Background
Model confidence (mean pLDDT): 86 of 100. The part of an RNA shown here (large-subunit ribosomal RNA, domain IV) has 371 nucleotides and comes from endosymbiont of Euscepes postfasciatus. The RNAcentral record of the full RNA draws on ENA, Rfam and SILVA. A source record names the gene rrl.
Context: one part of a larger RNA
RNA sequence: CUUGGGUGAAGGAACUAGGCAAAAUGAUGUCGUAACUUCGGGAGAAGACAUUCUGAUUGUAAGUGAUAAAAUUUACUUUUUGAGCUGAAAUCAGACUAAGGUAAUUGCUGGCUGCAACUGUUUAUUAAAAACACAGCACUGUGCUAACACGUAAGUGGAUGUAUACGGUGUGAUGCCUGCCCAGUGCCGGAAGGUUAAUUGACUUUGUGAUUAUAUUUUUUUUCUAAAAAAAUAUAUGAGCUUAUAAUAAAAGCCCCGGUAAACGGCGGCCGUAACUAUAACGGUCCUAAGGUAGCGAAAUUCCUUGUCGGGUAAGUUCCGACCUGCACGAAUGGCGUAAUGAUGGCCAGACUGUCUCCACCCAAGACUCA
Numbered sequence: 001c002u003u004g005g006g007u008g009a010a011g012g013a014a015c016u017a018g019g020c021a022a023a024a025u026g027a028u029g030u031c032g033u034a035a036c037u038u039c040g041g042g043a044g045a046a047g048a049c050a051u052u053c054u055g056a057u058u059g060u061a062a063g064u065g066a067u068a069a070a071a072u073u074u075a076c077u078u079u080u081u082g083a084g085c086u087g088a089a090a091u092c093a094g095a096c097u098a099a100g101g102u103a104a105u106u107g108c109u110g111g112c113u114g115c116a117a118c119u120g121u122u123u124a125u126u127a128a129a130a131a132c133a134c135a136g137c138a139c140u141g142u143g144c145u146a147a148c149a150c151g152u153a154a155g156u157g158g159a160u161g162u163a164u165a166c167g168g169u170g171u172g173a174u175g176c177c178u179g180c181c182c183a184g185u186g187c188c189g190g191a192a193g194g195u196u197a198a199u200u201g202a203c204u205u206u207g208u209g210a211u212u213a214u215a216u217u218u219u220u221u222u223u224c225u226a227a228a229a230a231a232a233u234a235u236a237u238g239a240g241c242u243u244a245u246a247a248u249a250a251a252a253g254c255c256c257c258g259g260u261a262a263a264c265g266g267c268g269g270c271c272g273u274a275a276c277u278a279u280a281a282c283g284g285u286c287c288u289a290a291g292g293u294a295g296c297g298a299a300a301u302u303c304c305u306u307g308u309c310g311g312g313u314a315a316g317u318u319c320c321g322a323c324c325u326g327c328a329c330g331a332a333u334g335g336c337g338u339a340a341u342g343a344u345g346g347c348c349a350g351a352c353u354g355u356c357u358c359c360a361c362c363c364a365a366g367a368c369u370c371a
Stems, first nucleotide, its partner, number of pairs: 001366008010357002014355001019352001027051005036041001038173001052095006062086003068080004072075001096100001108350007115342002120132002136171007148157003174337004179267003184264002186260005193255003199249001204244001207241002212236011268286005295329001296326001307323005
């Protein structure tokens, strides 16, 4: 020096990010116990006193119930008696110590406030919380072969349930409440009109060209002229196949018309005005779907900001109470309160202490030096 213990003058949080750590509290009985409150709590609130041993009352109170007796409804009956055994507590008197819950086990307490109602859950191995969950509340889907989920399917869960049921979403006990906006996005409903897919394939069209007709030429046959047949060429005809175009018919959807915000979400600006000043109940004007209501507010939200005022301190960027100029609160993306609860955040006080002023010594084990 390190680790684990112990003690400490005077002071007592001056330490520190912060009372971290340590100290302190601590048991049983009796007395006593505030605000607030959902009347259950808060509460072991807080706070105070007693506590050992000996003797006496006293082997007392109390428990147990041997024995004996009586009664009648004769019973696993009732009543009386009270041997023996066990055995507190309290009061009074006295004894000793520095100290009597003498060791060990064994709550520190109070005040203000934020957040979350609560018990619960969570990042196994840096986060236990204000995060998650929660009962309650609301919206929404689902009529049973339910919605929904898993699976290619068979099938299974939902459920051997049936709308007081089950699924999804949001909020989060309770109290008081939950304002305005349906223009946008979504969802629900509507079906007249517009648009619209696969499919259908009218008309037209490209190529090929069976077939048919006419004409010309040549050849052959028969024959009185003439006719017939075959081949070739030319012009026309044009079935079928094929290329392309795509009229017509054709659903939902979209456009369109309504509803819906505890659906996603949103909730203004400028100018003027009162007989001091200031301010503006009031007026004007522009824009909007509508312009933020109640409540709260420098807040877990306030930049400017250590805002201003008050409280607490000798002195307070934190804390508590107000103000409102809300950069940029606001109503189930819930708003504002709230008893109880919390290994929760902030602030204050008492008690207590080596946290500190300021360090010292002791015990033990290491490290270290020597052997």
Lineage of the source: Bacteria > Pseudomonadati > Pseudomonadota > Gammaproteobacteria.